[in-house]
Context: one part of a larger RNA
């Protein structure tokens, strides 16, 4: 260099946004760099390979030819790649109209509960388990009745239901704002894919700094179980949970399945939109395009499955993988305040 893999066997970067690179629609002409052909020229000599020849053979020697995939120069072809130059619109993208959406960010407000707290009723229990017990109450609990405080989080709708590039988004209003989709022209005219590094984003826990703090709850403590019980269970109960800024960069961050593009039976539900049938509407039916399921055909597949939302048939790009154990660990580097994170061995051993 070269192979053969990546749902589950070792193997898709959490995820985007994008520099270099690699790849790239259609049509003329044009150059002749890659390609492809011929002619020179040059690829030492020994070897290797043909042919003779020489030691008695042979090894060895010797003479001759061939080869010599290579480079350079020439003349030439002109399909394919590039390069140039000039067009196209079937990819890509702008405009315009519409309507869907827990998509983001700041603001604001609602009610139901849970706890306190103040008052009223009221008396002896309550809580709370397998069964108790610690534990609250005669200083009047719990229960119920009104007023109040304050935090979180939003039941019913609600849904294999939507939106996001993941991670994630759920009362309500209203501002700002990002993305999709669909429908009809019209406009740019290859302006596209993908993506080493970079750069941003990015659950929960964790850090700092300053506020909150209802409920829950690691640590802790006491009660119980039990041989023990540093636990399942009970009753408390701090940090945390939530705001704000600022860090951390991780997860079984999963569809364990990267991204683009084309093609390849169907059938049935869902969700935005649109056309058609319906005198109009609704419903029903038949259709397009985008999404989300489910079954199922060829075909893949160790099998299980997967099957137009492929894990099928292909290309084009980027990551990753090469026995287990040591071990994602040492060690250097880099990054963080710290916790650790990236990146990542080898003796050994089986």
């Nucleotide at each position: 260099c070269u192979g053969g893999g990546c749902g589950u066997a070792a193997a898709g970067c959490g995820a985007g946004u994008g520099u270099a690179g690699g790849c790239g629609g259609u049509u003329u002409g044009g150059u002749a760099a890659g390609u492809c052909g011929g002619a020179u020229g040059u690829g030492a000599a020994a070897g290797c390979c043909c042919c003779g020849g020489g030691c008695u053979c042979a090894a060895c020697c010797c003479g001759g030819g061939a080869a010599g995939u290579g480079c350079a120069c020439u003349c030439g072809a002109u399909a394919c790649u590039g390069c140039c130059a000039a067009g196209c619109u079937a990819g890509a993208g702008u405009a315009u109209c519409g309507g869907a959406g827990a998509g983001g960010u700041u603001g604001g407000u609602g009610g139901a509960a849970u706890u306190c707290u103040c008052g009223g009723u009221g008396u002896a229990g309550a809580g709370g388990u397998g069964u108790a017990a610690a534990u609250c109450g005669u200083a009047g609990a719990u229960a119920u009745c009104g007023a109040g405080a304050g935090g979180a989080a939003c039941a019913c709708c609600g849904g294999u239901g939507g939106c996001g590039a993941a991670g994630g988004c759920g009362g309500c209003c209203a501002a700002c704002u990002g993305g999709a989709c669909g429908a009809a022209u019209a406009c740019u005219g290859a302006c596209g894919c993908u993506g080493a590094g970079a750069c941003u984003c990015g659950a929960a826990a964790g850090c700092g700094u300053g506020g909150g703090g209802a409920g829950c709850a690691a640590a802790c403590a006491g009660g119980a179980u039990u041989a023990g019980a540093u636990a399942c269970c009970c009753u408390g109960g701090u940090a945390g949970u939530c705001c704000a800024c600022g860090c951390c960069g991780u997860a079984a961050a999963c569809g364990a399945u990267g991204g683009g593009u084309g093609c390849u039976a169907g059938g049935u539900g869902u969700c935005g939109c649109g056309g058609g049938c319906u005198u109009u509407g609704a419903c029903u039916c038949c259709u397009g395009c985008g999404g989300u399921g489910c079954c199922g055909u060829a075909g893949c597949u160790a099998a299980c499955g997967c099957a137009u939302u492929a894990a099928g048939c292909a290309c084009c790009c980027c990551g990753c993988c090469u026995g287990g154990g040591a071990a994602g660990u040492a060690c250097g580097g880099c990054c963080g305040c710290a916790a650790g994170g990236c990146u990542a061995a080898a003796a050994c051993u089986c």
Predicted 3D model of a 350-nucleotide part of an RNA (small-subunit ribosomal RNA, central domain) from a metagenome. Its Rfam family is "Bacterial small subunit ribosomal RNA".